[in-house]
The prediction has a mean pLDDT of 83. This is a predicted structure of a 1455-nucleotide RNA (small-subunit ribosomal RNA) from a metagenome. Its Rfam family is "Bacterial small subunit ribosomal RNA".
RNA sequence: GUCGUGCGAUAAAGCUCCGCAAGGGGCAAGUAAAGCGGCGCACGGGUGAGUAACGCGUAGGUAACCUACCCUCGAAACUGGGAUAACCUUUCGAAAGAAGGGCUAAUACCGGAUAAGACCACGGGGUACUUAGGCUCUGGGGUAAAAGCUGCCGCAAGGUAGCGAUCGUGGAUGGGCUUGCGUGCUAUUAGCUAGUUGGUAGGGUAACGGCCUACCAAGGCUUAGAUGGCUAGCUGAUCUGAGAGGAUGGUCAGCCACACUGGAACUGAGACACGGUCCAGACUCCUACGGGAGGCAGCAGUGGGGAAUUUUGCGCAAUGGGGGAAACCCUGACGCAGCGACGCCGCGUGGGCGAUGAAGGCCUUCGGGUUGUAAAGCCCUGUCGGACGGGGCGAAAUCUCCUGGGUAAAUAAUCCAGGAGGAUGACGGUACCGUCAAAGGAAGCACCGGCUAACUCUGUGCCAGCAGCCGCGGUAAGACAGAGGGUGCAAGCGUUGUUCGGAAUUACUGGGCGUAAAGCGCGUGCAGGCGGUCCGGCAUGUCGGGUGUGAAAUCCCUCGGCUUAACUGAGGAAGUGCAUUCGAAACUGCCGGGCUAGAGUUCAAGAGAGGAGGGUGGAAUUCCCAGUGUAGAGGUGAAAUUCGUAGAUAUUGGGAGGAACACCGAUGGCGAAGGCAGCCCUCUGGCUUGUUACUGACGCUGAGACGCGAAAGCGUGGGGAGCAAACAGGAUUAGAUACCCUGGUAGUCCACGCCGUAAACGAUGAAUACUUGAUGUGAAAGGAGUUAACCCCUUUCGUGUCGAAGCUAACGCGUUAAGUAUUCCGCCUGGGAAGUACGGUCGCAAGAUUAAAACUCAAAGGAAUUGACGGGGACCCGCACAAGCGGUGGAACAUGUGGUUCAAUUCGAUCCACGCGAAGAACCUUAUCCUGGGCUUGACAUCCUCGGAAAGGCCUAGAAAUAGGUCAGUGCCUCGCAAGAGGAGCCGAGAGACAGGUGCUGCAUGGCUGUCGUCAGCUCGUGUCGUGAGAUGUUGGGUUAAGUCCCGUAACGAGCGCAACCCCCGUUUCCUAUUGCCAACAUUAAGUUGGGAACUUUGGAGACACUGCCAGUGUUAAACUGGAGGAAGGUGGGGAUGACGUCAAGUCCUCAUGGCCCUUAUGCCCAGGGCCACACACGUGUUACAAUGCACUGUACAGAGGGUCGCCAAACCGCGAGGUGGAGCUAAUCCCCAAAAGCAGUGCUCAGUUCGGAUUGGGGUCUGCAACUCGACCCCAUGAAGCUGGAAUCGCUAGUAAUCGUGGAUCAGAACGCCACGGUGAAUACGUUCUCGGGUCUUGUACACACCGCCCGUCACACCACGAAAGUCGGUCGCACCAGAAGGCAUCGUGCCAACCGCAAGGGGGUAGAUGUCUAAGGUUUGGUCGAUGAUUGGGGUGAAGUCGAAACAAGGUA
Repeated sequence: GUCGUGCGAUAAAGCUCCGCAAGGGGCAAGUAAAGCGGCGCACGGGUGAGUAACGCGUAGGUAACCUACCCUCGAAACUGGGAUAACCUUUCGAAAGAAGGGCUAAUACCGGAUAAGACCACGGGGUACUUAGGCUCUGGGGUAAAAGCUGCCGCAAGGUAGCGAUCGUGGAUGGGCUUGCGUGCUAUUAGCUAGUUGGUAGGGUAACGGCCUACCAAGGCUUAGAUGGCUAGCUGAUCUGAGAGGAUGGUCAGCCACACUGGAACUGAGACACGGUCCAGACUCCUACGGGAGGCAGCAGUGGGGAAUUUUGCGCAAUGGGGGAAACCCUGACGCAGCGACGCCGCGUGGGCGAUGAAGGCCUUCGGGUUGUAAAGCCCUGUCGGACGGGGCGAAAUCUCCUGGGUAAAUAAUCCAGGAGGAUGACGGUACCGUCAAAGGAAGCACCGGCUAACUCUGUGCCAGCAGCCGCGGUAAGACAGAGGGUGCAAGCGUUGUUCGGAAUUACUGGGCGUAAAGCGCGUGCAGGCGGUCCGGCAUGUCGGGUGUGAAAUCCCUCGGCUUAACUGAGGAAGUGCAUUCGAAACUGCCGGGCUAGAGUUCAAGAGAGGAGGGUGGAAUUCCCAGUGUAGAGGUGAAAUUCGUAGAUAUUGGGAGGAACACCGAUGGCGAAGGCAGCCCUCUGGCUUGUUACUGACGCUGAGACGCGAAAGCGUGGGGAGCAAACAGGAUUAGAUACCCUGGUAGUCCACGCCGUAAACGAUGAAUACUUGAUGUGAAAGGAGUUAACCCCUUUCGUGUCGAAGCUAACGCGUUAAGUAUUCCGCCUGGGAAGUACGGUCGCAAGAUUAAAACUCAAAGGAAUUGACGGGGACCCGCACAAGCGGUGGAACAUGUGGUUCAAUUCGAUCCACGCGAAGAACCUUAUCCUGGGCUUGACAUCCUCGGAAAGGCCUAGAAAUAGGUCAGUGCCUCGCAAGAGGAGCCGAGAGACAGGUGCUGCAUGGCUGUCGUCAGCUCGUGUCGUGAGAUGUUGGGUUAAGUCCCGUAACGAGCGCAACCCCCGUUUCCUAUUGCCAACAUUAAGUUGGGAACUUUGGAGACACUGCCAGUGUUAAACUGGAGGAAGGUGGGGAUGACGUCAAGUCCUCAUGGCCCUUAUGCCCAGGGCCACACACGUGUUACAAUGCACUGUACAGAGGGUCGCCAAACCGCGAGGUGGAGCUAAUCCCCAAAAGCAGUGCUCAGUUCGGAUUGGGGUCUGCAACUCGACCCCAUGAAGCUGGAAUCGCUAGUAAUCGUGGAUCAGAACGCCACGGUGAAUACGUUCUCGGGUCUUGUACACACCGCCCGUCACACCACGAAAGUCGGUCGCACCAGAAGGCAUCGUGCCAACCGCAAGGGGGUAGAUGUCUAAGGUUUGGUCGAUGAUUGGGGUGAAGUCGAAACAAGGUA
């Protein structure tokens, strides 16, 4: 929960009748509710806490078992008895509930009878069964049964049927137990176990069993991982994957476990029971405080937690379950609905036409492009949604009736089959169908730097932000934010988390270990793994066939049902497994028997620093003694400490002591490795060669284990010459706890014992087999050589080099493999943290061994390549050094810069800025650099309108800009008679488009320029080599100024550079002949003039020089050296010319230009000032310091330039600057123009001077509007520093340096600067060691922003995680003990008790209760283990540009 068809009993409301009413009757109803009894409640539903287990999976066993309801067959159902609930009543209690008394029934309970069969013990027989045993036949003995109810017939007795009950047999179903195999992580858990393992006996169970008890024995498990710890329900399956695998176990299905936590049993066929019982505990609730009640991990729902997970819905209509004879009842199982885009599937949000490509948006090179046929507009369609109407399948059974059949005596009843009939729908106002209206109501999300499909603008400015990885953002961001556009998906899209994949990145399939991570330091060897050859057998693995199983669902295939699909139905396949059975015998294995090729033994030889012990030798160092001898020795880059006049060093002789063994000696030998070295002796291991005989697979490897094991170190005892950590001193140095030096103790040596590690390396485990060679060397044997030695040849073993094939990422390896294969072992899995912490083991200690994690990074690493760099190498070049000459650095001045100052001192420039931009700042220049005054379409350009010619003179105010006034005045072109109109140019006014900016960004740019560097380099095509980056060519041998040329060469060619072609100078020829020239002629003061064209010269065209010739050297080359000739000789001298590139080099202030910024100002005008300052520092110059000079007088010789806004002659004036003057000249004509040094002469005589000229005073000249700030020059006066310059540093190799003057540009004026010109005119170069720079080759590299690189450690600060730590707190598991609820069992049971026996007493039996035992929670103590926390402490990691040093990378400056 259900059953009245098991049993007894049995209301009330309400309706109605009688009655005045009280009350009574009937219906309600034999109903509801309750009780006894039966069955069910052990199913179904939920959850995954526990469990690493026979829990689960799979295949078996049960001869060791049970199974209610169901089916089958057989037997049987006879006869008695006593109670008890309900009910009535009493009492207690707040309640829950309880107790006593009285009555009653049964399919409740009990006694007796019967026993086919069952069960128990005993006896006998069989068995092609097996495990102590089972099965089967048989003998006698013992034990145990029952219940009725209902329908029909019948007067009844009884009959019959259904249901139910009893004893058995068999079945089905479900279960119990048991076995093989499989089923997580951890060894930083290695030993565990006393009921433990087994036996005997007993008990217990449905049943085996230490399941329990007693006794006996001492076993059992474990490196094939026991025990412990951590984690976890298992499976079918799910996700992923090509598969093998990996991960997962939610829904569905099977099993298990659990039901508040722990324990326990009862009932029952079944439970130790989710919605039962008892006890203990925690919690919640009720209470009258005495005591009670409860268990959503059932369905909804609530709270809490959380990033997050639904309705307190409808229905039993279907399916299923329980009860019932049935109707029926129950069923949050289930069927449905609701919520959630959570997933899967399907559909829509419209379709067609539509270009002035509308408007708007965005972009723009301003032309346009794009959004975009997109929209609008026109024509259509009608899914979903809306309105209205129709409308299912799921439901046919049960039921009733009829027909036929079974049972039966039967037309009752009942069962079966068929037929007919009616009832039954939660979903559901549903699915579905029809009609109507209407494009109407229906698109978002992410992304657009690469991976990865998709791009622009604006804003921002290492900010804000993005980011999966790489990485974006510092003023032009396709990466941030917005916008436009685009791309992808789409009712979704993105994010986050998780799993697999990619990942061959744990590699069984399918990886590795020389250098990237990775071979144990080496051996011996137990277990294990693997193992030569032949024969026979077996059948373990193996292979084949059959059988059983591998649940269903899922996956796959085929067919079907919903309009399709998702979903779903049916069938098949698959399930790679396990078990069993039959067969095969090649291989593996096992058993047996042989063989000799592996392995070993015997015999004969041989080499060797193999090991251990003992002895012995010489050289050398040091020390001691003695002699000789004297002032140093020693040491270093240089020194010093140190030793020495107390006699060192040096040298001679003698002695002591310890350690190591020169030459031989060697990519030689031996050994397993570490390692081993004078010589001799003793003992001893291994190896090689040759050869006979023997054993007969005895072999290989080897986790653990055991042994050996350099140096250093430790312990005990010796020894101690030399060397030498520590230490001391001396040096070096900024420092120097180092490198160097002088000393020096442990130690180094010996004996014994520890340690057990090394770059213990071939960075290469051991063994075996196979695979072209060349050439050394060690050992042995053989051959040939007449004998002998050497040489030569062959074989074996060892040890090297080079190399075929092959392998390798490359480097490289290559019969001594890193090749090809097999066997076994060890090891690796990103870097750091870390070989560290904790724990264990070992050690005297030092420490060794085993060995993590948190956290952190996007790398760390290997090999090779190209560069760059090196206090690496080789070669070469350069005024690079050296050799010289002259300077700078010292002085004064000039000039530039820094700094400082200032109102301002405008700006830019490292070598490659600094007499630079600037070839020239008083105003201007000039720059908003400062102060002040002004303008706003503007000083300048274009366009528009109006007016006017423009221009000029004068006046006033003002510093000027500017403002005001005034005088005078109308041209040019076209049209027109004219008036006038129009136009060009100009002026004024006005409006706005715009102008303007030396404002910013040279790190947005163009152009130009500097530097490396006038260095000799830089590249390409094709080919070849290399996986590739790349290489080769371009390297090499020579040579050159040169990548210049030659030779060689897997390269062959080519380009840009070099050189040459260009210009000037040098020689010469021809032409030319004025303004230049003048030899001959004439002439003059004069090439002045005539004349001339020779010379010089001018400026045009040519020639010449090419290693062409000779000799030598050299490779018969290129070339070099020398010579000849020649004006010039090997590039004749000079100039111009600057490869690929580097420096984000310089310049936005020459110019140009993107972007940004200013616009009554950052533009424009003006005045004045500043750029010119001045304690100082630096660069570049000038002039000097003097006698090779200075001053004065005289006198000679250039070149190249310039000149009309100019150069300016003669003449005159002035001391002079200059002035006056004006000839000549637009220049081979005139002028600037005097060249100077030089030469000749005179003076000065070494001094701050007759050197030097600064500074200052005075007076002038010139330019200019103007020389105050701030010009140049002249005259007079003044007469400073300075007597050749520290450290350091610059230029120059020949017409150069040095020295002397001259001219020009700029320019009104203003050079000691710059550019150019000529005159005079040297010295030196041995040479490439060194400095600097460069080139080529090579080497190393941890650099690539490329050494101005990279990078290490301490310290300081901040943050993070971790370890230790006196302790503190908690979890968990043990041991020992205390205590002991409920309950089972045992014993007692004097109390109590209906059935049976007995006449009774009583007995039998039962029971309350008691005791014992086991035992949960609890308690006490003590341990293990795990975790949390802890003052303090330790190292680690990460951080911005901190501090100190400079350890590593190059020879990294001490490898």